The RNA shown here (transfer RNA) has 73 nucleotides and comes from bacterium UBP6_UBA1209. Rfam family: tRNA. Its family is annotated with triplet codon-amino acid adaptor activity in the Gene Ontology. It is annotated as a transfer RNA. Lineage of the source: Bacteria > Bacteria candidate phyla.

RNA sequence: GGGCGCUUAGCUCAGCUGGGAGAGCAUCGGCCUUACAAGCCGGAGGUCGCAGGUUCAAUCCCUGCAGCGCCUA
Numbered sequence: 001g002g003g004c005g006c007u008u009a010g011c012u013c014a015g016c017u018g019g020g021a022g023a024g025c026a027u028c029g030g031c032c033u034u035a036c037a038a039g040c041c042g043g044a045g046g047u048c049g050c051a052g053g054u055u056c057a058a059u060c061c062c063u064g065c066a067g068c069g070c071c072u073a
C1' cells in the first nucleotide's frame, strides 16, 4: 500500500425488514441483617466514533475521515 471486520451506558456486548435505544455486570437508593455479603425491589446513566448524503423518518442504507484488530504485499 491492498483486502476484511469492529466502534452502541463506566465495563462486556445484544439490537432491527429503516419507525420503542436495550441486557448482564458495575454504580446509587430501599428491603432483609446486630453488621457485612448474598438475595429481592426500584432508580440514574447514551451526541449509537466523527462529518456529510438518501429518506417523511437513520444505531441500521451510501460516501469520506479517525481509532482498533486480522490477513496480505
Stems, first nucleotide, its partner, number of pairs: 001072007010025004019056001027043005049065005